[in-house]
Description: Predicted 3D model of a 431-nucleotide RNA (Bacterial RNase P class A) from uncultured Altererythrobacter sp. Model confidence (mean pLDDT): 77 of 100. The model forms 92% of the base pairs in the Rfam consensus. Its Rfam family is "Bacterial RNase P class A". It is annotated as a ribozyme.

RNA sequence: CCAGGGGGCCGGGCAGCCGCGUCCUUCGACAGGCUCAGGAUGAGCGGGUUUGAAGGCCGAGGAAAGUCCGGGCUCCACGAAGCAAGGGUGGCGGGUAACGCCCGCCGAGUGAGGGCUUUCGGGCCUGAGAUCAGGGAAAGUGCCACAGAGAGUAUACCGCCGAUGGCCCCUAAAGGGCACAGGCAAGGGUGAAAGGGUGCGGCAAGAGCGCACCGGGGUUCUGGUAACAGCGCCCGCAUGGCAAACCCCACCCGGAGCAAGGCCAAAUAGGGGUCUCGCGCCGAGAGGCAGGAGUGUUUCGCUCCGAGAGACCCGGGUUGGCUGCUUGAGCUGCGGAGCAAUCCGUAGCCUAGAUGAAUGGCUGCCCCCGCAGCGCUGGUCGCAAGAUACCGGUUGCGGGACAGAACCCGGCUUACAGGUCCCCUGGCAUC
Numbered sequence: 001c002c003a004g005g006g007g008g009c010c011g012g013g014c015a016g017c018c019g020c021g022u023c024c025u026u027c028g029a030c031a032g033g034c035u036c037a038g039g040a041u042g043a044g045c046g047g048g049u050u051u052g053a054a055g056g057c058c059g060a061g062g063a064a065a066g067u068c069c070g071g072g073c074u075c076c077a078c079g080a081a082g083c084a085a086g087g088g089u090g091g092c093g094g095g096u097a098a099c100g101c102c103c104g105c106c107g108a109g110u111g112a113g114g115g116c117u118u119u120c121g122g123g124c125c126u127g128a129g130a131u132c133a134g135g136g137a138a139a140g141u142g143c144c145a146c147a148g149a150g151a152g153u154a155u156a157c158c159g160c161c162g163a164u165g166g167c168c169c170c171u172a173a174a175g176g177g178c179a180c181a182g183g184c185a186a187g188g189g190u191g192a193a194a195g196g197g198u199g200c201g202g203c204a205a206g207a208g209c210g211c212a213c214c215g216g217g218g219u220u221c222u223g224g225u226a227a228c229a230g231c232g233c234c235c236g237c238a239u240g241g242c243a244a245a246c247c248c249c250a251c252c253c254g255g256a257g258c259a260a261g262g263c264c265a266a267a268u269a270g271g272g273g274u275c276u277c278g279c280g281c282c283g284a285g286a287g288g289c290a291g292g293a294g295u296g297u298u299u300c301g302c303u304c305c306g307a308g309a310g311a312c313c314c315g316g317g318u319u320g321g322c323u324g325c326u327u328g329a330g331c332u333g334c335g336g337a338g339c340a341a342u343c344c345g346u347a348g349c350c351u352a353g354a355u356g357a358a359u360g361g362c363u364g365c366c367c368c369c370g371c372a373g374c375g376c377u378g379g380u381c382g383c384a385a386g387a388u389a390c391c392g393g394u395u396g397c398g399g400g401a402c403a404g405a406a407c408c409c410g411g412c413u414u415a416c417a418g419g420u421c422c423c424c425u426g427g428c429a430u431c
Base pairs, nucleotide, nucleotide: 001427002426003425004424005423006422007421008420009419010418012366013365014364015363016362017361018360020059021058023056024055025054026053027052028051029050030048033045034044035043036042061402065413066412068411069410070409071408072407073257074256075255076254078301079300080299081298082297083296086253087252088251089250090249091105092104093103094102095101106134107132108131110129113126114125115124116123117122135248136247140246141245142242143241144240157188158187159184160183161182164181165180166178167177168176169175196214197213198212199211200210201209216235217234218233219232221230222229223228261323262322263321264320271314272313273312274311275310276309277308280289281288282287291305292304293303294302330349331348332347333346334345335344336343337342367400368399369398370397371396372395373394374393376392378391379388380387381386
């Protein structure tokens, strides 16, 4: 420098004028009310969802979007244990408040590029990165359309065989032909996929039928926290794919949500109707028992009721204000541990809290991009005159990404013009 891949940051700049919002400071104005005086007027106090002015700090995002996950916080659920229903996750280890997130590693297939080799068709090895809904198909059920003979205890369409039985010819005996019975699934075809692959042997012809290697399964040992990997040994040399199909296994899970909730003010109708279950026993009484409710279900405990408990329908009032509401699992710098995610220590910082919803409008210059012109002291071509819209310059016009908090935080997903920086793999060149 080039190619492939991954990640971080910025995302128009400067200036002027006018204008917004919270909070703070300062200077005022005034309502209701109270006090003094009291004929009127006046003076003082005082401040409330009141209002004016000046000044100061601060004022949207990496996604504020989606509302897909996890929490903080608030309220509700009486508690414990079990069972059931429903839902979620799914290689191993680590991080985190937690997660379906993040980091590292393992495995699978893919694969930029590279090495060796070649009969130039190809073969073998290595390999960054990205991707994976990565437990189980021998617990069971189910599906694999069409094509094809046959799609999972499958199958003979085209074919192969001619040993054995059969038929025919010929013969002294050999021998030859047919392919009916029979044997085959190696070759071809169909298909996404046809019951491991290549080679040698064997056979009438074949077939893991036998053997070698690969592949698959099991296993001792070794390495590793583990997933897993490697050498060796053994094995049939049989048992497809789909679980993002139902399902099985392992682990995890209360519900609702800031329109949660709390306070103040105000108003109304302490409204009307229907239905179900129940209203038992002892006691003078207090109280107790049976029973009922609080839970999908069971057991135990606790609380309430013990005469009430529950369901449905119609109708009325309130829609105002304050709070929750921003100091946080917060940010930045430095040091340390760790491969990393992240954690620890230390120093510093405070950076929106609106409530129909604030941060905007105008002007000028600069920057980037596009289009259209202008031969201008430039560049380029030409001996020169001159040419040239290619470079520089200059004029005009247009454009400058995705996109707006509303309780807060950690993630994921989606959108994003342009610019810049870093890292990994490989190649080329130089030292």